RNA sequence: CUCUUAUAAAGAGCAGGUGGAGGGACGAGCCCGAUGAAACCCGGCAACCUGUUUCAGCAAUAAAAAGCUGAUUCAAGGUGCUAAUUCUCACAGCGAAAGCUGAAGGAUAAGAG
Numbered sequence: 001c002u003c004u005u006a007u008a009a010a011g012a013g014c015a016g017g018u019g020g021a022g023g024g025a026c027g028a029g030c031c032c033g034a035u036g037a038a039a040c041c042c043g044g045c046a047a048c049c050u051g052u053u054u055c056a057g058c059a060a061u062a063a064a065a066a067g068c069u070g071a072u073u074c075a076a077g078g079u080g081c082u083a084a085u086u087c088u089c090a091c092a093g094c095g096a097a098a099g100c101u102g103a104a105g106g107a108u109a110a111g112a113g
Base pairs, nucleotide, nucleotide: 001113002112003111004110005109006108007107013042016041017040018039022032023031024030027089028088029087043082044081045080048078049077050076051074054071055070056069057068058067086105091102092101093100094099
């Protein structure tokens, strides 16, 4: 970088530190920002993967243990996240409209190449 699968209306600093003007992927909009953006550090949230607790099932066995699957617990390790629904629209369908549903794109995780 490509492919596959899964997830997204919840949660996380209303005086933390450094830093100084930008940021919310792209286009349009609408927002956030010197009552301090990005970035870094610290803190926090979640629980995708590893690991941990407990239970059930399967299989195994003389009986167990180790094993596999599912649920559950914790949050030690690997990531991620920490304004607004993935901020909204941008494509398709329904609708008089408001709007609803789905997709695409993007993001993250795990696996494969």
Predicted 3D model of a 113-nucleotide RNA (SAM riboswitch aptamer (S box leader)) from Jeotgalibacillus terrae. The model forms 90% of the base pairs in the Rfam consensus. It was read from a public genome assembly, where an Rfam model found it.